[in-house]
RNA sequence: AUCUUAUCAAGAACGGCCGAGGGAACAGGCCCGAUGACGCCGUAGCAACCAGUUCUCGACAACCUCGCAGAAUGUUAGGUGCUAACUCCUGCCUGCCAUUGUGAUUGGCGGGAAAGAUGAGAG
Repeated sequence: AUCUUAUCAAGAACGGCCGAGGGAACAGGCCCGAUGACGCCGUAGCAACCAGUUCUCGACAACCUCGCAGAAUGUUAGGUGCUAACUCCUGCCUGCCAUUGUGAUUGGCGGGAAAGAUGAGAG
């Protein structure tokens, strides 16, 4: 790289450097950006994803221990991640409503995929 799985409507900034694009791919939109975006560095913060710790529940005669059980904890120098906009919106399938001539088209409100991001496990 790839596979499996959970979550994705919340939350969270300042300073320095850089110097023109950026918001995953492609397309259509719409936004951000010389009042300096994006990216890098520093510090700070957000988040209970994994671990740790504590408690509860179940198993066990009981303790220890075990649990793809639950809750709490960021005062734990733990491992990641993240800090514009719903994954910024849409594109594929589909339900309902409106429009229309009972049709096409168009618009609106949902649901499900695909793809993507992050964690964990496998590899």